[in-house]
Formats: sequence, structure tokens, C1' cells
RNA sequence: GCAUUCAAGGGGCAAACCCGCCGAAAGGCGGGGACGCAAAGCCGCGGACCUAAAGGCCUCAAAGGAUCGGGGUUCUAAGGUGGCCGGGUUGCCGAA
Repeated sequence: GCAUUCAAGGGGCAAACCCGCCGAAAGGCGGGGACGCAAAGCCGCGGACCUAAAGGCCUCAAAGGAUCGGGGUUCUAAGGUGGCCGGGUUGCCGAA
């Protein structure tokens, strides 16, 4: 120096839930709050999962067509989750 394992001390983060704000939603941010976490620090790069505003499709709809609008959707991420898994990257304390 690298890998693995593990005490002690001091600290760190913060699930559910509640309040406020942002968002179509999923979800995020701030405050309170602690279920847990040794990378629960950082990067949505791959997988997985969540959402579907917009788009596609269907429908209202008429003999046919166009435009606009309402409704439905088991389709699509360009939106999300790092506290689902993998990967990348940085890192505190000492002991074996």
C1' cells in the first nucleotide's frame, strides 16, 4: 500500500406519518419525525420498478371527409425511484 473481518469513542444520514411549496402524475424540495443505514456520500450509465402530461390508438360520430373539443386506453419516457440490483467514482476512526 491492497484485500478481508471487527471492537470502542465521537459524529453522519433519515423510512412511514404530519405541515408547507413545486409537479398532470410518479415523485421532488423545505420543516417536524425516526423505521432503518458503514457508503442510506455522489453519478439514472445497464437492468428492474413507478407514472403517462404530450404523442399513438379507440370512441362520442351521424352517408362520407376535415378541423376543433369531450371521454377511454392493458401502447410509448423524453418524466421519475440511488432507501430494488449491478456498474462507475470519492471517502472518516482505529484494531486484527